[in-house]
The RNA shown here (transfer RNA) has 75 nucleotides and comes from a Candidatus Pacearchaeota archaeon. Taxonomically the source falls in Candidatus Pacearchaeota (Archaea, Nanobdellati).
RNA sequence: GAGCCUAUAGCUCAGCCUGGUUAGAGCGCCUGUCUUAUAAGCAGGAGGUCCCAAGUUCAAAUCUUGGUAGGCUCA
Numbered sequence: 001g002a003g004c005c006u007a008u009a010g011c012u013c014a015g016c017c018u019g020g021u022u023a024g025a026g027c028g029c030c031u032g033u034c035u036u037a038u039a040a041g042c043a044g045g046a047g048g049u050c051c052c053a054a055g056u057u058c059a060a061a062u063c064u065u066g067g068u069a070g071g072c073u074c075a
C1' cells in the first nucleotide's frame, strides 16, 4: 500500500442478505415473594439516539458513501 471480517444493553450475542408493528435473548443488576438466613425457584422492573457522519427513501440497526477502532490475509 491492497483485500476481507467485526462494531447492537454492564458482558456474550441474535436480528442486517430480503428496509416497515414498540429493537430482542441469555447472563448480570434492582425490587418483591419464598427461607431462620443465603442460594436456587417464582413475579415484576430499570438499562440502547444499533461505532461516528453524510446520502437514498414515506420509512434505515438493515441499502450507498466516507471516517474511526479492532482482527485476519497479501505485498
Base pairs, nucleotide, nucleotide: 001074002073003072004071005070006069007068010027011026012025013024020058029045030044031043032042033041051067052066053065054064055063

Its mean pLDDT, the model's own confidence on a scale to 100, is 82.